This is a predicted structure of a 1436-nucleotide RNA (small-subunit ribosomal RNA) from an uncultured bacterium. The RNAcentral record of the sequence draws on ENA. Its Rfam family is "Bacterial small subunit ribosomal RNA". The coordinates come from a structure-prediction model, not an experiment, and the mean pLDDT is 87.
RNA sequence: AUUGAACGCUGGCGGCAUGCUUUACACAUGCAAGUCGAACGGUAACGUGGGGGCAACCCUGGCGACGAGUGGCGAACGGGUGAGUAAUACAUCGGAACAUGUCCUGGAGUGGGGGAUAGCUCGGCGAAAGCCGGAUUAAUACCGCAUACGCUCUGAGGAGGAAAGCGGGGGACCCGCAAGGGCCUCGCGCUGCAGGAGUGGCCGAUGUCGGAUCAGCUAGUUGGUGAGGUAAUGGCUCACCAAGGCAUCGACGGGUAGCUGGUCUGAGAGGAUGAUCAGCCACACUGGGACUGAGACACGGCCCAGACUCCUACGGGAGGCAGCAGUGGGGAAUAUUGCACAAUGGGCGAAAGCCUGAUGCAGCGAUGCCGCGUGCGGGAAGAAGGCCCUAGGGUUGUAAACCGCUUUCAGUAGGGAAGAAAAUGACGGUACCUACAGAAGAAGGUGCGGCCAACUACGUGCCAGCAGCCGCGGUGACACGUAGGCACCAAGCGUUGUCCGGAUUUAUUGGGCGUAAAGAGCUCGUAGGCGGUUUGGUAAGCUGGAUGUGAAAGCCCUGGGCUCAACCUGGGAACUGCAUCCAGAACUGCCAAGCUAGAGUAUGGUAGAGGACAGUGGAAUUUCCGGUGUAGCGGUGAAAUGCGUAGAGAUCGGAAGGAACACCAGUGGCGAAGGCGACUGUCUGGACCAAUACUGACGCUGAGGUGCGAAAGCGUGGGGAGCAAACAGGAUUAGAUACCCUGGUAGUCCACGCCGUAAACGAUGUCAACUAGCCGUUGGGCUCCUUGAGGGUCUAGUGGCGCAGCUAACGCGAUAAGUUGACCGCCUGGGGAGUACGGCCGCAAGGUUAAAACUCAAAUGAAUUGACGGGGGCCCGCACAAGCGGUGGAGCAUGUGGUUUAAUUCGAUGCAACGCGAAGAACCUUACCAGGCCUUGACAUCCUGCGAACUUUCUAGAGAUAGAUUGGUGCCUUCGGGAACGCAGUGACAGGUGCUGCAUGGCUGUCGUCAGCUCGUGUCGUGAGAUGUUGGGUUAAGUCCCGUAACGAGCGCAACCCUUGUCCUUAGUUGCCAGCGCGUAAUGGCGGGAACUCUAAGGAGACUGCCGGUGACAAACCGGAGGAAGGUGGGGAUGACGUCAAGUCAUCAUGGCCCUUACGGCCUGGGCUACACACGUGCUACAAUGGUCGGUACAGAGGGUUGCCAACCCGCGAGGGGGAGCUAAUCCCAGAAAACCGGUCGUAGUCCGGAUCGGAGUCUGCAACUCGACUCCAUGAAGUUGGAAUCGCUAGUAAUCGCGGAUCAGCAUGCCGCGGUGAAUACGUUCCCGGGCCUUGUACACACCGCCCGUCACACCACGGGAGUUGAUUGUACCUGAAAUCGGUGGGCUAACCUUCGGGAGGCAGCCGCUUAUGGUAUGGUCGGUGACUGGGGUG
Repeated sequence: AUUGAACGCUGGCGGCAUGCUUUACACAUGCAAGUCGAACGGUAACGUGGGGGCAACCCUGGCGACGAGUGGCGAACGGGUGAGUAAUACAUCGGAACAUGUCCUGGAGUGGGGGAUAGCUCGGCGAAAGCCGGAUUAAUACCGCAUACGCUCUGAGGAGGAAAGCGGGGGACCCGCAAGGGCCUCGCGCUGCAGGAGUGGCCGAUGUCGGAUCAGCUAGUUGGUGAGGUAAUGGCUCACCAAGGCAUCGACGGGUAGCUGGUCUGAGAGGAUGAUCAGCCACACUGGGACUGAGACACGGCCCAGACUCCUACGGGAGGCAGCAGUGGGGAAUAUUGCACAAUGGGCGAAAGCCUGAUGCAGCGAUGCCGCGUGCGGGAAGAAGGCCCUAGGGUUGUAAACCGCUUUCAGUAGGGAAGAAAAUGACGGUACCUACAGAAGAAGGUGCGGCCAACUACGUGCCAGCAGCCGCGGUGACACGUAGGCACCAAGCGUUGUCCGGAUUUAUUGGGCGUAAAGAGCUCGUAGGCGGUUUGGUAAGCUGGAUGUGAAAGCCCUGGGCUCAACCUGGGAACUGCAUCCAGAACUGCCAAGCUAGAGUAUGGUAGAGGACAGUGGAAUUUCCGGUGUAGCGGUGAAAUGCGUAGAGAUCGGAAGGAACACCAGUGGCGAAGGCGACUGUCUGGACCAAUACUGACGCUGAGGUGCGAAAGCGUGGGGAGCAAACAGGAUUAGAUACCCUGGUAGUCCACGCCGUAAACGAUGUCAACUAGCCGUUGGGCUCCUUGAGGGUCUAGUGGCGCAGCUAACGCGAUAAGUUGACCGCCUGGGGAGUACGGCCGCAAGGUUAAAACUCAAAUGAAUUGACGGGGGCCCGCACAAGCGGUGGAGCAUGUGGUUUAAUUCGAUGCAACGCGAAGAACCUUACCAGGCCUUGACAUCCUGCGAACUUUCUAGAGAUAGAUUGGUGCCUUCGGGAACGCAGUGACAGGUGCUGCAUGGCUGUCGUCAGCUCGUGUCGUGAGAUGUUGGGUUAAGUCCCGUAACGAGCGCAACCCUUGUCCUUAGUUGCCAGCGCGUAAUGGCGGGAACUCUAAGGAGACUGCCGGUGACAAACCGGAGGAAGGUGGGGAUGACGUCAAGUCAUCAUGGCCCUUACGGCCUGGGCUACACACGUGCUACAAUGGUCGGUACAGAGGGUUGCCAACCCGCGAGGGGGAGCUAAUCCCAGAAAACCGGUCGUAGUCCGGAUCGGAGUCUGCAACUCGACUCCAUGAAGUUGGAAUCGCUAGUAAUCGCGGAUCAGCAUGCCGCGGUGAAUACGUUCCCGGGCCUUGUACACACCGCCCGUCACACCACGGGAGUUGAUUGUACCUGAAAUCGGUGGGCUAACCUUCGGGAGGCAGCCGCUUAUGGUAUGGUCGGUGACUGGGGUG
């Protein structure tokens, strides 16, 4: 885009179209084919006339007419349907052996007779349908006779053959009693012949669906002769003869289907379709058959059979809507039992007319197409309401209200056609016109994530749901539902179905096959297709012209008519086709004659694992025999099984037997492919080279076909050394039906015969032509010289690069995957499946050909970036190694898990949680629990009222709180009041450590202080991307240098900052004291000094700067000098792009959600301190490098007024008293400890170790019970150096020793700092862990904690097999054999004609025969349904 549509929601009008696509299912009822009295005898009914009769009534075909009947014409048209039919159909174009009623034209004729029969009447039978008999009658019914052609037959002489009348008019004449008739004329008929028109029958060619899992079919079959039959040709039928005919250019059989003009779609070519309209065909309940007729084998005729329905008196009968309506049924679904013959047309008739469900109209249905309307103009306070909101506003929206205007359509009323040539109008009081009233009666559907025009709010919370595809929904959903808004169409809008397009996705136009699906394993070759060059001819193809045809309608163009349009109508064009004729001769074909460039033959050479057969050879393995000889051999990662003292293995000699042929050996050779490897011989195929001669297109490809065809396997018979499926044993392992080992049978070998497949691969069919180069190699030839392992060149192979070109890329590239030609094979999403069924082949195994249901939205190729690898290369890090000390064992401290509990608040959870948030839980903290209380609240802002604020004391209570009570009345003022504060009240609000760190900000951890992460421009690539950033060096470093299609730049690195190490300058108190002086028992205590230390400001210094070597003349590295310090001097701060939805809503902030007399607030008590256990981090130890006692030294960095606290006194001690000094380089904390010097202990659960427990105390604090720290006395547990495993550290480091600080009333073994003493080791980068760069593979991309295979279990689905069973259809054989045509027929019956009157001719009934529908029996084929069970497959 489309539709004969259906469904959902909605629905104002009109025009034009259209309406059972399904059950060719069954049908009630009515209608759909009759007509003619001018063919006939007549008169049942109606009307009318006449007669009789008083009337009732009777008679009368006289007239109009006419039931039934005879006769004629029609009924074969019109109307319906599409079952059958793949060709007896249809379409187009031709043809000859035909017929034709009515119609037209032209000739001719129409004379004269006869016998019947319906009807009517009488009688009979039957329920009915209907039937029978007697008598009688007419014709345009029927039959002779006559005549007859241009008719038919013929033996060419001849013979045969026809008819019907009816009506109108009429002057004379004739007949007749009359009626009327003759006669004349006109019309309609009738008979025969010829022609025409139209129609029909027959024949041919071409076209006309899909399947080969249908490959052979055929007996009247194919042809001939003769006969019959037909309107006519013909095996159409029959007899005889012959053996043909059709078929891979698809016969035969099976499935499906009416065909066409056209219709829909498409740029076209095509594809799909065949409703309505038109042409043809077929059918009429199913099957068969003929009759009548011009025409039928007949929709509304007949006979027979069958099924079904109906009537019946049970004896018999009747029926056929696929005509129009209508009914039931089926279905998603398709209309009124309407009006009229007015028009158009048909039948009959002379006509009037009658009939006509054809047709014309109306009704129903938005089923489609077309047209119209549902108002128009103004109108901002931008109303109200709705929705949103950043709270300002925005939007709905000029939309509404309101004001003005109009009246199409619908409505009412009035008028009123055309359609109709005289009359006649169903439609229809319709179209149309006019008037009237009034905005009055008239809008919905779908969508709004992308495709695709159109966005917000709320609800919901992977639920409910949506969805055409992708996909939405797990608490902020533009995707679900609702609302508002918006978008698109509009009397419709969506959905579903159909077909075409897009789809160059079956590719003729117009595709492909190396790796995506796809080259047959390979030759030969049949049919077929294609075919070198020259000349002549021909004219099949081809080209041009003409003629005929290609129905109409439709499409297209252009006019016209309905107000427009749809629609109707005139004209034109077109219908791309077919046929015939004429012309042309380039190309193809054909015929003829040539040619040699393709192809082939001959001659001479060459290379070769080409093939077949026969023979020969040596090395090696194994076995056997013999000798020597002794204890192992063998095997593996390591072993064991195995062999061996009965003598193995080793070694020497001999023998047997089988198989394979080292070196040569080579991207070397040969072959069509598979494949071929010792040597010799015989036979044999092919290739190449060179030069000439010959044949003269003999060629290429190749559906079917034929042959060859690795390995394994099969059959028969041999053979069997080694190897070796199966098998056995030993190992390995969780297991090991494997990998490894020891054995070992088929097999491997030979002969003959099968099989026919492989990653049969170059994943690349064969042949031919053309298209840059360079380098190898094999065979052959030519040529040049400087004769060499030489150069050049031609040719046939075989390899490596590479231009153009091609390719999705990878790649290919004269051996094409380039550019072309010829022919064959093959492909068309993945799975199912190379499977099932069927066929063919095979001994079998199996092969070949080869589907579908169902299922998925992918499967695949090439390349890219990452990530990963029990891949590779390079490099780094306390990563390993080398060392030192720990942890893991003990006790305790502390944190966590778990458990417990009323509560044990919450968070942190591998590294990167666990002495973490917490720099300090007895109350408080505190968030938890129990109980008691408060409700505008403990806290903020606003309003109102009262009161200054504030404060003393007492009572109750666990307290919060409640009650009573005392003092106090201040500040400003315009005298109203106001400010601060307190109390009470009201509502806005407060409050929440409630949830979401996966809604967030901020902050932080981590990879990692690792060296990386990117950008601009350019270049390359179709693109993702690459390049730069890779490479060679170097570095701690993407640090630097060099190279380089890259050139630059940014964030990182480094440096700049702090500190420490040296020096200088300045300054000199509270610090310092060398020199001078004073003083003390002693002390910078004092005067003084500014030198030193120090303090704290500013400078200097280090930059690979210098020298040598290495390196590439670089960067840099190594060594050295100088220097306090040397290659980043040491330490710190500093953390790129990013990763982990890492951590934190409980620091804080914050969106959303939730609570609001509680999830908020206050209080008391409890809990966070529990304790069978498990883990982390620490402390103290296990002792002699030690413990203990005594003595003697040396720090740094800090803190201190709610504080640090001296001297002195008391206490064993914790501490108490005391009070000086200090707001600090001044005073205090404050004795540093290890160390050193002595004594003692003597290897022990100890003079080690200190847990635990008893007692007594101190201090802080409102308060040490749960639950603080410390002191003294007493007690004296485990523990004797710690399993597997694991941590830290590379120098002032580890280890060890003490000191200080934050928090803090009190409470560190933790944390953060400080100094003292002060080591060991690093060969090195194989390995473990982490990381960086390059490279490689990948089926991974949530990225290896990835992906993913198969069985088993369960559920569902479709399919195959299946003992069978049940249907449909069909073949063959036989039986039966209705109706009917045809043929035969003794006897029977018989109007027309003939007759010699006897009969005959002819006919009819009956009977017989052939053919045959249906039915039956038997046996096959094909296709379905179903089936216990079974097999695999798919999905979850």